[in-house]
Context: one part of a larger RNA
RNA sequence: GACGAACGCUGGCGGCGUGCUUAACACAUGCAAGUCGAACGGGGUCGAUGCAACUUGUUGCCGAAGAGCUAGUGGGGAACGGGCGCGUAACACAUGAGGAACCUGCCCCGGUCUCUGGGAUAACAAAUGGAAACAUCAGCUAAUACCAGAUGCCGCCUGGAUGUCGCCUGGGGACCAGAGCAAAGAUUUAUCGGACCGGGAGGGCCUCCUCGCCUAUUAUUUGUUGGUGAGGUAACGGCUCACCUAGGCAUCGACUGGUAGCUGGUCUGAGAGGAUGAUCAACCACACUGGGACUGAGACACAGCCCCCACUCCUACGGGAGGCAGCAGUGGGGAAUCUUGCACAAUGGGCGAAAGCCUGAUGCAGCAACGCCGCCUGCGGGAAGAAGGCCCUAGGGUUGUAAACCGCUUUUUUCGGGAAGAAACUGACGGUACCUGCAGAAAAAGGUGCGGCCAACUACAUGCCAGCACCCGCGGUGACACGUAGGCACCGGGCGUUGUCC
Numbered sequence: 001g002a003c004g005a006a007c008g009c010u011g012g013c014g015g016c017g018u019g020c021u022u023a024a025c026a027c028a029u030g031c032a033a034g035u036c037g038a039a040c041g042g043g044g045u046c047g048a049u050g051c052a053a054c055u056u057g058u059u060g061c062c063g064a065a066g067a068g069c070u071a072g073u074g075g076g077g078a079a080c081g082g083g084c085g086c087g088u089a090a091c092a093c094a095u096g097a098g099g100a101a102c103c104u105g106c107c108c109c110g111g112u113c114u115c116u117g118g119g120a121u122a123a124c125a126a127a128u129g130g131a132a133a134c135a136u137c138a139g140c141u142a143a144u145a146c147c148a149g150a151u152g153c154c155g156c157c158u159g160g161a162u163g164u165c166g167c168c169u170g171g172g173g174a175c176c177a178g179a180g181c182a183a184a185g186a187u188u189u190a191u192c193g194g195a196c197c198g199g200g201a202g203g204g205c206c207u208c209c210u211c212g213c214c215u216a217u218u219a220u221u222u223g224u225u226g227g228u229g230a231g232g233u234a235a236c237g238g239c240u241c242a243c244c245u246a247g248g249c250a251u252c253g254a255c256u257g258g259u260a261g262c263u264g265g266u267c268u269g270a271g272a273g274g275a276u277g278a279u280c281a282a283c284c285a286c287a288c289u290g291g292g293a294c295u296g297a298g299a300c301a302c303a304g305c306c307c308c309c310a311c312u313c314c315u316a317c318g319g320g321a322g323g324c325a326g327c328a329g330u331g332g333g334g335a336a337u338c339u340u341g342c343a344c345a346a347u348g349g350g351c352g353a354a355a356g357c358c359u360g361a362u363g364c365a366g367c368a369a370c371g372c373c374g375c376c377u378g379c380g381g382g383a384a385g386a387a388g389g390c391c392c393u394a395g396g397g398u399u400g401u402a403a404a405c406c407g408c409u410u411u412u413u414u415c416g417g418g419a420a421g422a423a424a425c426u427g428a429c430g431g432u433a434c435c436u437g438c439a440g441a442a443a444a445a446g447g448u449g450c451g452g453c454c455a456a457c458u459a460c461a462u463g464c465c466a467g468c469a470c471c472c473g474c475g476g477u478g479a480c481a482c483g484u485a486g487g488c489a490c491c492g493g494g495c496g497u498u499g500u501c502c
Stems, first nucleotide, its partner, number of pairs: 001501003005498005012375006018368002020333001025331003029328003035075002039073002042070002045067002050061005083286001085284001093212001094210001096208004102204003107200008115149004124139001127136003155181002157178004162173001164171002185192003213258002220248002224246001226244006261283001263281002265276004290307003311322004339365001341364003347361001348359004378408004388399004412443001413439001415437001416435002421429001446491005451472002457486004467474002
């Protein structure tokens, strides 16, 4: 000098930030991912006229056109956003390259299509089991759900033939033949969609150079190193397997063990360097512990599924339910870290043609001097100087223009007006910021130190006691060093102490 700090004393206001560093300990409760009826068939609700009843303007029944709601099928989303740092010494991160070995939903550009049929199934519902969670089964029905056929610009595969390019394996282009492979409709009639290709953007995957901790009381490895073939993958590859080979790495530290998310940055320092990785941003890893796959463009998936362990809860004992390292909040641990708040108004995201719905992302508010910055606690006059305190050589000195007293001002405070943030409907913040006027010095100062280092000294009391102290050292009867008082010094809404780094 710095801090995500804590502790002691003290504490007026505002702005902007920051706030479980420990137990990746366990979690009550609420919310955090829903949406589309312009994909689909149903089911309710409202509903004119009509019918019936009487109490003659009400009630009941049927229910057109239509409006609106929605459990289910279906679509896209849920892989983003948010949290945490367990693991990881590794191509995890960072930097720079490569992929002639690769994938890519939504978005943008371009090309070609969108034909004909079929069988089911949920919902519903007869029946049934169960305490519940839920489940079984005759029967009915729809689709942008599923399946079959046709067509095939292009694409995929095989064969032929051609010319071109390249850093090897090879790449891309025009041509011929053959086999198989696609689609879906909706509505307000103007659009939104659907299928197959080519390109782009953005994203992902793989490979490589370089780089960054400690340890020799750690000197290795058997799918291990390489090859052939096969499988697998979007794709290369011992990624996996069969056979063959005996290699591979390493004292310039492999391997083992310990510790640790990495970076942009942050702190310090003249720099070189050292330390560090809170908030913000990028990447990685994880989601009760461990394992696994499914779906999907994308996961081996925080609020999805299956299995195992531990734990908690419900139970009719047969069986079930759960996962806050999301936002609040609780217990526990700890020196220590906040509200079970408001709103989708803005920005952004998901779905939707849109209206819109959802959004603890986000925007705001609350708490905390935790940090940085700003403001105030008054201003002018006022005695050779009140009283009181302290000291004294008893004369005086000092507190001290300080107070009283006189005059003035009004930041913050009280009352009134009142935004921008939104082109239009739409403002949580918020009657907030800000502005004008009224009243009134009113309501607002402490902490530490005073032997040297180090700015600032006297008295009393204590008597190697009580105590102080980073260090040197003070204290055993005149202590500037302990305690108290007066005075003084420094900083000031803070001041000291402790911890850590430079």

A computed fold for a 502-nucleotide part of an RNA from an uncultured bacterium, annotated as small-subunit ribosomal RNA, 5' domain.
Rfam family: Bacterial small subunit ribosomal RNA. Rfam links the family to the GO terms ribosome and structural constituent of ribosome.
The prediction has a mean pLDDT of 81.